[in-house]
Description: The part of an RNA shown here (small-subunit ribosomal RNA, 5' domain) has 511 nucleotides and comes from an uncultured bacterium. The coordinates come from a structure-prediction model, not an experiment, and the mean pLDDT is 85. The full RNA is in RNAcentral, with records from SILVA.
Context: one part of a larger RNA
RNA sequence: GAACGAACGCUGGCGGCAGGCCUCAUACAUGCAAGUCGAGCGAUUAAGACUCCUUCGGGAGUGUAUAAAGCGGCGAACGGGUGAGUAACAGGUGGAUGAUCUACCUUCCGGUGGGGGAUAACGGCUGGAAACGGCCGCUAAUACCGCAUUCGGUUAAUACGCUGCGGCGUAUUAAAGAAAGGCGCUUCAAAGCGCCGCCGGGAGAUGAGUCCGCCCCCCAUUAGCUAGUUGGUGAGAUAACAGCUCACCAAGGCAACGAUGGGUAGCCGAACUGAGAGGUUGAUCGGCCACACUGGAACUGAGACACGGUCCAGACUCCUACGGGAGGCAGCAGUGGGGAAUAUUGCACAAUGGAGGAAACUCUGAUGCAGCGACGCCGCGUGAGUGAAGAAGUAUUUCGGUAUGUAAAGCUCUAUCAGCAGGGAAGAAAGAAAUGACGGUACCUGACUAAGAAGCCCCGGCUAACUACGUGCCAGCAGCCGCGGUAAUACGUAGGGGGCAAGCGUUAUCC
Numbered sequence: 001g002a003a004c005g006a007a008c009g010c011u012g013g014c015g016g017c018a019g020g021c022c023u024c025a026u027a028c029a030u031g032c033a034a035g036u037c038g039a040g041c042g043a044u045u046a047a048g049a050c051u052c053c054u055u056c057g058g059g060a061g062u063g064u065a066u067a068a069a070g071c072g073g074c075g076a077a078c079g080g081g082u083g084a085g086u087a088a089c090a091g092g093u094g095g096a097u098g099a100u101c102u103a104c105c106u107u108c109c110g111g112u113g114g115g116g117g118a119u120a121a122c123g124g125c126u127g128g129a130a131a132c133g134g135c136c137g138c139u140a141a142u143a144c145c146g147c148a149u150u151c152g153g154u155u156a157a158u159a160c161g162c163u164g165c166g167g168c169g170u171a172u173u174a175a176a177g178a179a180a181g182g183c184g185c186u187u188c189a190a191a192g193c194g195c196c197g198c199c200g201g202g203a204g205a206u207g208a209g210u211c212c213g214c215c216c217c218c219c220a221u222u223a224g225c226u227a228g229u230u231g232g233u234g235a236g237a238u239a240a241c242a243g244c245u246c247a248c249c250a251a252g253g254c255a256a257c258g259a260u261g262g263g264u265a266g267c268c269g270a271a272c273u274g275a276g277a278g279g280u281u282g283a284u285c286g287g288c289c290a291c292a293c294u295g296g297a298a299c300u301g302a303g304a305c306a307c308g309g310u311c312c313a314g315a316c317u318c319c320u321a322c323g324g325g326a327g328g329c330a331g332c333a334g335u336g337g338g339g340a341a342u343a344u345u346g347c348a349c350a351a352u353g354g355a356g357g358a359a360a361c362u363c364u365g366a367u368g369c370a371g372c373g374a375c376g377c378c379g380c381g382u383g384a385g386u387g388a389a390g391a392a393g394u395a396u397u398u399c400g401g402u403a404u405g406u407a408a409a410g411c412u413c414u415a416u417c418a419g420c421a422g423g424g425a426a427g428a429a430a431g432a433a434a435u436g437a438c439g440g441u442a443c444c445u446g447a448c449u450a451a452g453a454a455g456c457c458c459c460g461g462c463u464a465a466c467u468a469c470g471u472g473c474c475a476g477c478a479g480c481c482g483c484g485g486u487a488a489u490a491c492g493u494a495g496g497g498g499g500c501a502a503g504c505g506u507u508a509u510c511c
Base pairs, nucleotide, nucleotide: 001511003509006507007506008505009504010503013380014379015378016377017376020372021338026336027335028334030333031332032331035074036073037072040071041070044067049062050061051060052059053058081291082290083289091215092214093213094212095211096210097209100208101207105204106203107202108201109200110199111198112197113147115145116144122137123136124135125134126133127132154175155174156173157172158171159170160169161168162167181196182195183194184193185192217263218262219261224254225253226252229251230250231249232248233247234246235245236244266288267287268286269285270281271280272279273278293314294313295312296311297310316327317326318325319324344370346369347368348367352366353364354363355362356361383413384412385411386410393404394403395402396401417452420446421445422444423443427438455500456499457498458497459496460481461480462479466495467494468493469492470491476483477482
């Protein structure tokens, strides 16, 4: 000099853009953050509407109506948070997968026949303070289970060809193995057509798993480490290779090119600095990884060993009728505590994106916005011109003067910003209409007043900027050298001056 997620002191007009718990992965009140589908299913239903009946009180029926539970489907594995752990194929980069999986999506081929038994909801009885149940009975499905069928596919056998040799292709035989309906149109009905589904298979796309080469902090005042350890055979497990696991056999494997141990740490794209080489960092944004009160485990599922799922154990908190139960903000706000220090218990789904749905639509603290704080960067303003009686005041003085100083006042203008009034968006897409949280915001126009808007640090040298008074090695200053013991340009105050400016200085840290 530059930088900063900064803090502190003094000061503080406006706007745009960005950014805002770096500490305790500390404990959390409250609200919200993941639902959706009635065009899968059964049984119900308030008000209202329509139709009918009526004893005029009311009753019955109907629906593209309404609501809340239940069965079922899809989603909940995304999105959002944090960086505790991890020195590791975690990450970066380049490969391999002939060792693998992939819901939804696209495309192609083939199919969707015929049956059955339950169960929640519901009703009855009943246990419990509650959480939550128990028994009996009834019922539906795109829920569940057989049967039939099998173009593919799987498995087994045989034969042939190609090959990158656990692969691909062809042919034959055998075995086991699938499915579900809903809505609309037409119709007397049956049948038919269309759309959305369902089942088997091929290909693609997307996502993921696994393996390998290289790179990846400090300590040798850490020198030896290792028994599933290293390899083999066989088996099991897995989507898949493999000591991944197990039985048996062998005695190997790693290490001074740093094993093992210890410390520290999420990694990267990048960011800061520097002429570069390099050094430092890993906030915001993006990619990957890991974690979700602590430890462990599996279930469901295409995908989890699952932040707002389950089970077990533990600590903590809460409820209790003392028998027993409930909970997990490292989601968004917010609270206590910690700390030098870090924001609102806001608005909206209008846009972008996501989930469900045929759609209308619903949900979305993702997101879009607003609020707070000079935390940073950038821009603008606090007026412009004229004005010597060089006013007054103040400081100083050799008492003549000098400085503040065209500075002020005065005169003439202007209106950026702020304030007032009028108008007023884009962001909204598609064939039209409707649809804006922000927001009456940005922006435009008009009128009006110099009005409402300047401080901070420094002035011995480094280093731009000097005098007076006070103090008297005291009080104090200080980044280094060093000032202060009676004329201190170095302390304190004042006048003046220098620098930067809505900031200025200090401190911490890095280059």